The RNA shown here (transfer RNA) has 72 nucleotides and comes from a Verrucomicrobiales bacterium. The sequence was found in a public genome assembly. Taxonomically the source falls in Verrucomicrobiales (Bacteria, Pseudomonadati, Verrucomicrobiota, Verrucomicrobiia). Its Rfam family is "tRNA". It is annotated as a transfer RNA. Rfam's curators write: Transfer RNA (tRNA) molecules are approximately 80 nucleotides in length.

[in-house]
């Protein structure tokens, strides 16, 4: 440079058009002397940017940026 994979919560990932979501995490309340484990309830997002298709975009197409594999 060419190919290829991936860029969604704080992390770690689903989610391939039609209200964004699970696990850990954070709070707060409940148990304990406490602390922890557990239980309840709560917090959570310009979906890496910018146009475009379309009634409707995280998903589709165009382009730049980033990370990783693979080639010379």
């Nucleotide at each position: 440079g060419c190919g290829u994979g991936g860029g969604u919560a704080g992390c770690u990932c689903a989610g391939u058009g039609g209200u964004a979501g699970a696990g850990c995490g954070g709070c707060u309340c409940g148990u304990u002397u406490a602390c922890a484990c557990c239980g309840a309830g709560u917090u959570g997002g310009u979906c890496g940017g910018g146009g475009g298709u379309u009634c409707a975009a995280a998903u589709c197409c165009c382009u730049c940026c980033c990370c990783g594999c693979g080639u010379a």